[in-house]
RNA sequence: CCUCUGGAAAGCCGGCGCCGGUUUGGCGCCGCACCGAAGGAGUAAGGGCGCACCCGGGGCCAGACACAUGCCCGGGCACGCUCGAAUCUCUCAGGUUCACGGACAGAGG
Repeated sequence: CCUCUGGAAAGCCGGCGCCGGUUUGGCGCCGCACCGAAGGAGUAAGGGCGCACCCGGGGCCAGACACAUGCCCGGGCACGCUCGAAUCUCUCAGGUUCACGGACAGAGG
C1' cells in the first nucleotide's frame, strides 16, 4: 500500500426553492441545536539555540603572594525562539434515519 471483516457519536429538526404526474424521496440555500473517529489545527515532559543572574573549579599581568574583570569548563534557575504525542483539546472541514463515509482493530497479501 491492497483485499476482506468489525467499527461509535450526534435533529428521520424548521423554512424556502428545484427535480419528480402525486406520494415517499433527493439536491441546493438559510436558520437554530448537536457529534468527534476522514482530513486539519493547538498542546506536555523533554531536547536544541540565545540571553540575563547565581554557584563551583581553572587561569591571566610584574620577582613572589593574594584578589577582581575579560577568558575556559561544569552546574542551577527564569525568560525568548525552535523541535516536540495522542483516542486530549478546538470544531475550520466533515457528520447528525438508512446508504455512503469512518479513526482504529483483526485476518490475508